[in-house]
RNA sequence: GGCGGUGUAGCUCAACUGGCUAGAGCGUGCGGUUCAUACCCGCAAGGUUGUGGGUUCAAUUCCCUCCGCCGCUA
Numbered sequence: 001g002g003c004g005g006u007g008u009a010g011c012u013c014a015a016c017u018g019g020c021u022a023g024a025g026c027g028u029g030c031g032g033u034u035c036a037u038a039c040c041c042g043c044a045a046g047g048u049u050g051u052g053g054g055u056u057c058a059a060u061u062c063c064c065u066c067c068g069c070c071g072c073u074a
Stems, first nucleotide, its partner, number of pairs: 001073007010026004019057001028044005050066001052064003
């Protein structure tokens, strides 16, 4: 250089062929429970979906550019 994969919450990951307000587990905060801590139970907060653009009534999803990471290949 060429080809392919991937990027979503602090972490690991979902989101079906484009359609409700993007969710789950862990973690965090608060409360319950306990003499107390842990476990357990409940509630809550937390996201410009890597950047910029395009298509569309509507984009995490489709298209293009760029950036990061991984792999194959010369």

Predicted 3D model of a 74-nucleotide RNA (transfer RNA) from Pseudogracilibacillus sp. The coordinates come from a structure-prediction model, not an experiment, and the mean pLDDT is 81. It was read from a public genome assembly. Its Rfam family is "tRNA". Its family is annotated with triplet codon-amino acid adaptor activity in the Gene Ontology.